Predicted 3D model of RNase P RNA and transfer RNA as a complex of 483 nucleotides. It holds a member of the Rfam family "Bacterial RNase P class A". Rfam describes the family as follows. Ribonuclease P (RNase P) is a ubiquitous endoribonuclease, found in archaea, bacteria and eukarya as well as chloroplasts and mitochondria. Rfam classes the family as a ribozyme.

RNA sequence: GCAGUGAGCCGGGCGAUCGCUGCUGCGAGUAACCGUCCCGCAAGGGGCGAAGUGCUCGCAGGAGAGGAAAGUCCGAACUCCACAGGGCAGUGCGCCGGGUAAUUCCCGGGCGGGGCGACCCGACGGACAGUGGCACAGAAAACAAACCUCCCGGGGCAACCCGGGGAAGGGUGAAAAGGUGGGGUAAGAGCCCACCGCGCGCCUGGCAACAGGCGUGGCACGCCAAACCCCGCACGGAGCAAGACCAAAUAGGGAGACAUAUCGAACGGCCCGUUCGCGUCUCCGGGUAGGUUGCUCGAUCCCGUCAGCGAUGCCGGGACUAGAGGAAUGAUCGUCACGCCGAAGCUCGAGGCCGCAAGGCCGCGAGCGGAGGCGGACAGAAUUCGGCUUACAGGUUCACUGCGGCU
RNA sequence: GGGCGGCUAGCUCAGUUGGGAGAGCGCCGCGUUCGCAACGCGGAGGUCGGGAGUUCGAGCCUCCUGCCGUCCACCA
Repeated sequence: GCAGUGAGCCGGGCGAUCGCUGCUGCGAGUAACCGUCCCGCAAGGGGCGAAGUGCUCGCAGGAGAGGAAAGUCCGAACUCCACAGGGCAGUGCGCCGGGUAAUUCCCGGGCGGGGCGACCCGACGGACAGUGGCACAGAAAACAAACCUCCCGGGGCAACCCGGGGAAGGGUGAAAAGGUGGGGUAAGAGCCCACCGCGCGCCUGGCAACAGGCGUGGCACGCCAAACCCCGCACGGAGCAAGACCAAAUAGGGAGACAUAUCGAACGGCCCGUUCGCGUCUCCGGGUAGGUUGCUCGAUCCCGUCAGCGAUGCCGGGACUAGAGGAAUGAUCGUCACGCCGAAGCUCGAGGCCGCAAGGCCGCGAGCGGAGGCGGACAGAAUUCGGCUUACAGGUUCACUGCGGCU
Repeated sequence: GGGCGGCUAGCUCAGUUGGGAGAGCGCCGCGUUCGCAACGCGGAGGUCGGGAGUUCGAGCCUCCUGCCGUCCACCA
């Protein structure tokens, strides 16, 4: 220098003008609440006031989206249904150890696969518990089988036919019943031997997954569980439109279903159990579409020490960072920074033309240069967190790998 | 905001222990008819919304993603 790998970070800055949504303070107005007075038997009506609550307006101050706010794919907090109980069904997950509030997430390790390498990827329990599938092709697809070839015997002049042996070679297929080499044989074959693979047993190391070693079996045991299933573990249901409170208004109206305690509901699959009960559910119809709360201080964020390989945790210090409710967080201009394109001009190179020469001119190529122009992604909080996944213009930091060059 | 469902030919839809992509209507051609419709015969038309994975093999199983549709307020 080129090519690449991993882990991060940022996601324009500043100024001016005009706006948007809450909050706080001040001021003005209003008079619903309020205070006070009057009238009236009462219901109620009226006057005055402005400290407080409220409403309207103005001014000032301060705050105001993300790394994914997204998909809603996991896990929780919180709330209601019973203090969330037992069983079946169902769903999800699945090497081992650890982290965590919890997880299907994260970290470390093992095994398998890919890459020269840095490194990356893996839904990675069980196919001797059972059921089932393996289309087409092929002789045969899981209790193996024999089309061609090979070998032996018989027949035939021969092509070839009949009987038998074998499963090495060919062929089919995604897959053909251990692989390579040697011995052996009529030809062959784990038939025998060595190594490798596989199964079983023991020993050693490791918490474990697993690895290594020794012995043994001649091999009988193909693939599919993101097919049913088995084993182990986890899971009650609904979701802030959960839920609580206040106010207003209407017809607590009609139809149907199941019931009337051997029943129904809580209990959004079923049974048991518990609790409650003469009703419960669905549809049609009626009314209101208002306010308060839940609502943002929290498994929170930043910095540092220590423990740990790490995820992470303990401790100390500091910070307060949207809480709106059809839904604000913006627009324009200037300027700076960034990326891309790029006129003039300058330098160098080789060439052509003119000239006696000095030199001049012409276009071409390379480098410098920058007038000016264009561009800025994905996307928008809606109860709140922890993860995962997906989208994303461009910029930037650190560590590492391979190749080439120079010293 | 939250919960569900769908996407297969131009349109409406089927598609189950995962192996052939189909039906009706429509379209094209031929026949029939004086001509048209109807009818008969033949034919074209699809990467099953998109992308990955499992599998020998995916419309179907799993994951990610896009689009469309639908339901959910309170009171008595």